[in-house]
RNA sequence: GUGACUCUGGAGAAUCUCUUUGAUGAGUACCGAAGGUGCAAGGCAUUGUCUAUGCCGAAUCUCUCAGGUAAAAGGACAGAGAAAA
Numbered sequence: 001g002u003g004a005c006u007c008u009g010g011a012g013a014a015u016c017u018c019u020u021u022g023a024u025g026a027g028u029a030c031c032g033a034a035g036g037u038g039c040a041a042g043g044c045a046u047u048g049u050c051u052a053u054g055c056c057g058a059a060u061c062u063c064u065c066a067g068g069u070a071a072a073a074g075g076a077c078a079g080a081g082a083a084a085a
Base pairs, nucleotide, nucleotide: 002084005081006080007079008078009077014028016027017026018025029069030068031067035065036063038061042056043055044054045053046052
């Protein structure tokens, strides 16, 4: 230095409409911080050596597939500790 795991902190957006005893289900609107998609610089390959083509290529950016929109739970990330290699 990596780090299972433990403790603490931890945002956004509907307690919307219909249905149902309720859960569930359907619809509309919305959010980005589980996970996932996309790519800039740059790199690699090909070729007719080029202002070409293809591939690789990060994020808290982007999309909103998934997930979420009272509380609870979850939660990127941060702090403290920490098995093990």